[in-house]
Context: one part of a larger RNA
RNA sequence: GAAUGAACGCUGGCGGCGUGCUUAACACAUGCAAGUCGCACGAGAACUCCUUAGCUUGCUAAGGAAAGUAAAGUGGCGCACGGGUGAGUAACGCGUGGGUAAUCUACCUCCCAAUUGGGGAUAACAUUGCGAAAGCGAUGCUAAUACCGAAUACUAUUUAUUUGGCUCCGGCUAAUUAAAUUAAAGGUGGCCUCUACAUGUAAGCUACUGUUGGAAGAUGAGCCCGCGUCCCAUUAGCUUGUUGGUAAGGUAACGGCUUACCAAGGCUACGAUGGGUAGCUGGUCUGAGAGGAUGAUCAGCCACACUGGAACUGACACACGGUCCAGACUCCUACGGGAGGCAGCAGUGAGGAAUUUUGCGCAAUGGGGGAAGCCCUGACGCAGCAACGCCGCGUGAGUGAUGAAGGCUCUUGGGUCGUAAAGCUCUGUCAAGUGGGAAGAAACCACAUGAUGCCAAUACCAUCGUGUGCUGACGGUACCACUGAAGGAAGCACCGGCUAACUCCGUGCCAGCAGCCGCGGUAAUACGGGGGGUGCAAGCGUUAUUC
Numbered sequence: 001g002a003a004u005g006a007a008c009g010c011u012g013g014c015g016g017c018g019u020g021c022u023u024a025a026c027a028c029a030u031g032c033a034a035g036u037c038g039c040a041c042g043a044g045a046a047c048u049c050c051u052u053a054g055c056u057u058g059c060u061a062a063g064g065a066a067a068g069u070a071a072a073g074u075g076g077c078g079c080a081c082g083g084g085u086g087a088g089u090a091a092c093g094c095g096u097g098g099g100u101a102a103u104c105u106a107c108c109u110c111c112c113a114a115u116u117g118g119g120g121a122u123a124a125c126a127u128u129g130c131g132a133a134a135g136c137g138a139u140g141c142u143a144a145u146a147c148c149g150a151a152u153a154c155u156a157u158u159u160a161u162u163u164g165g166c167u168c169c170g171g172c173u174a175a176u177u178a179a180a181u182u183a184a185a186g187g188u189g190g191c192c193u194c195u196a197c198a199u200g201u202a203a204g205c206u207a208c209u210g211u212u213g214g215a216a217g218a219u220g221a222g223c224c225c226g227c228g229u230c231c232c233a234u235u236a237g238c239u240u241g242u243u244g245g246u247a248a249g250g251u252a253a254c255g256g257c258u259u260a261c262c263a264a265g266g267c268u269a270c271g272a273u274g275g276g277u278a279g280c281u282g283g284u285c286u287g288a289g290a291g292g293a294u295g296a297u298c299a300g301c302c303a304c305a306c307u308g309g310a311a312c313u314g315a316c317a318c319a320c321g322g323u324c325c326a327g328a329c330u331c332c333u334a335c336g337g338g339a340g341g342c343a344g345c346a347g348u349g350a351g352g353a354a355u356u357u358u359g360c361g362c363a364a365u366g367g368g369g370g371a372a373g374c375c376c377u378g379a380c381g382c383a384g385c386a387a388c389g390c391c392g393c394g395u396g397a398g399u400g401a402u403g404a405a406g407g408c409u410c411u412u413g414g415g416u417c418g419u420a421a422a423g424c425u426c427u428g429u430c431a432a433g434u435g436g437g438a439a440g441a442a443a444c445c446a447c448a449u450g451a452u453g454c455c456a457a458u459a460c461c462a463u464c465g466u467g468u469g470c471u472g473a474c475g476g477u478a479c480c481a482c483u484g485a486a487g488g489a490a491g492c493a494c495c496g497g498c499u500a501a502c503u504c505c506g507u508g509c510c511a512g513c514a515g516c517c518g519c520g521g522u523a524a525u526a527c528g529g530g531g532g533g534u535g536c537a538a539g540c541g542u543u544a545u546u547c
């Protein structure tokens, strides 16, 4: 000199854009942060209102609306994303470059084929039992795209056979034949061409969607390898599933991953083992660079979710707001037993020099569910607080010498603050008030209309196009115009040298200053105050840290 997620002191007008627990991975009151689908399924209230009947005149009963709504249940998809934190980890964790002929991949896209025919349950519900509660049973009824057999079976899987190509010689891939094994679920809309009753319905037809098997793609993930990745030798030896082989098991998959047996190996001065510290990277800061330091915000990867362990479900977890066990802590209890996990967003206490609102909205972007309307979304978009940072603007401009008054100083002549002020002439940024007032919104969807496809069909449906309509938290915000008005808006540090800037008074090795050198013991440009000056400026200094 530059820099900071800064803090402290003094001061403080406005705006834009960012940033905001670096400490206790300490403990947490309260609210919210993951739901959705009635186009999978059965069942289904009430408040209130209306009508009728009865009478004891404000109650009972029935019907209708509320409403096939709410809430609950079975089932599907999602909950493995998004969000937080950096405790652990010196490791294939991360970075970079490869391998997978050792692998998986729900939803999505494209292609091929199929979607036949049955069965038994169970929740909800009703009745009932135990318990303070959390909750747990018993009996009876019922549905499904829930569950289970059966049929059919491909280019699937396994086994065997034959042929070709490639090969890292382990296998991979293409084709032929045979045997065995393995599937499925319906829902919604429209129609009467075919068949039945003969109005219009459905055993039917058709469209969309779903379901099943297979092939490919895309996306995501698993595993393996080369190289790189802090300090200590005042850490020199470490290792028994250890190193390798055979066999078996296990996994989506290779593998001591696991087990049995066999061999005795494997690592190490090119630093093993041990100890300490630490999430890694793109980047960030500094520097001419080389390098050094660092890893907040943003982005990628990893790890973790009160502490330790375990599996279940599932395409994916050994799962932050799931389950089980153990532990510590907190809470409830009828003492028998139960409940909980903010390192999600706000917020509280504690710790600390120190870090914000228990805000608004799903309007946009994105995500989950749904055919859709839509619902959910503390992701996100916004607003609030904080000079915490960067950037911009303002606190007026011109003129004005009796060099006014006043202050300071003085050799008493003067000098200086100083064109500074006053006065005169202007301007109107910001702030204030009044009026107008956005862009961010186009999709989805609805309606109208056109074309194409499907079809028996001008119906329905699908795809594409055109037009109209609907939707804004921020926000009456940004912005614009007008009104009046110099009016409301400057401080902080320093002035001995380094280092830009000097004098007076007070003090008298005292009080004090100080980054270093050093000042102060009676004329201190170095302490304290005044005047003056210098530097930066809504900031200025100090402290801490890095280069």
Stems, first nucleotide, its partner, number of pairs: 001547004006543005013393006019386002021351001026349003030346003035077003040074002048065008084304003093229008103221002108217002111214005116150001118148002125140006156181005162175005186209006195202003230276003237267003242264008279301004283294004306327005329340004357383001359382003365379001366377004396426004406417004430488001432483005440474001445469009491536005496517003502531005512519002